[in-house]
Molecule: Lysine riboswitch aptamer
Organism: bovine gut metagenome
RNA sequence: AAUAGAGGCGCGGCGAUCAAAAGUACGCCCCGGGAGCCGGCAAACGGCGAAGAACGGCGCGGAAAGGGAAAGCCGCCGAAACGGGCCCCCUGCAAGGGCACCGUUGGGCGAAGGGAGAAGAUUCCUUCGACUGUCACGGCGAAAACCGCCGUGGGGCGCUAUU
Numbered sequence: 001a002a003u004a005g006a007g008g009c010g011c012g013g014c015g016a017u018c019a020a021a022a023g024u025a026c027g028c029c030c031c032g033g034g035a036g037c038c039g040g041c042a043a044a045c046g047g048c049g050a051a052g053a054a055c056g057g058c059g060c061g062g063a064a065a066g067g068g069a070a071a072g073c074c075g076c077c078g079a080a081a082c083g084g085g086c087c088c089c090c091u092g093c094a095a096g097g098g099c100a101c102c103g104u105u106g107g108g109c110g111a112a113g114g115g116a117g118a119a120g121a122u123u124c125c126u127u128c129g130a131c132u133g134u135c136a137c138g139g140c141g142a143a144a145a146c147c148g149c150c151g152u153g154g155g156g157c158g159c160u161a162u163u
Base pairs, nucleotide, nucleotide: 001163002162003161004160005159008077010076011075012074013073014072017069018068026061027060028059030057031056032055036048037047038046039045040093041092042091080105081104082103083102084101085099086098087097088096106132107131109129110128111127112126113125114124115123116122134154135153136152137151138150139149140148141147
C1' cells in the first nucleotide's frame, strides 16, 4: 500500500401504509369594523381593497409540506453526524442545494442544560454517568503462548487477518 473483516437497540437511504400536524391554514355566507393588507425579511415590482382591507364573531366546507412510526428493500463500519469555509441561487439577507476543503466525535444508552419542531413525537449540540468494543501498559490464574479476570490510559487517519 491492497484485500477481507469485527463492535450492536451499529450508521445512513428508500419506503406501501398509519398516527399526528388539525378541525389548523384556506375558501364561502352573515354580522361588527372602517383603510389598509398580501407575496420568507428589506428595497423594487406585482396583486387585493369603499362593489369594503387589516382585525373580531357565528355558521358551512376543509387541506398540505417538513418532521415521526412502519412490513420490507438498498448502501455501508468515518459507517455517519455536527461546526466552520467555499461554490450555486438572489438586488441583498435568509432558506435550499453542492464540494469534501478544515476541525470534532470509537459506539449505543441514561440524566441535566440549550437549539430545531405544532408537539409529552423526534432530532442536533454541550457536560456528566456508568456500559460496551478495541489497542497499550501493569497485575492475577495456568510452565509459557492462546485464553480468562482486574486496574489504568489512548482513540476509528484506529483495530484484526492475509498478501